[in-house]
Molecule: transfer RNA
Organism: Schizosaccharomyces pombe
């Protein structure tokens, strides 16, 4: 310094341009003498700016931050 790749919820990962979803965790009832399990529900997230489009997680350009090749 040139390439590529990755960013989504507290973890781990889904989403052909068309309401951003699921495990697990957190809480909250129920059940149980109590706890554990198990049931059901809650709460929470698209890395930031620009652009294209009726509409962007998702296309495009830039940029951070991490990872990789090359030199």
């Nucleotide at each position: 310094g040139u390439c590529u790749g990755u960013a989504u919820a507290g973890c781990u990962c889904a989403a052909u341009g068309g309401u951003a979803g699921a495990g697990c965790a957190u809480c909250u009832c129920a059940c149980u003498u109590c706890u554990a399990a198990u049931g059901a529900g809650u709460c929470g997230a698209u890395c930031u700016a620009a652009g294209u489009u009726c509409g962007a997680u998702u296309c495009u350009u830039a940029g951070u931050a991490c990872a990789g090749a090359u030199u």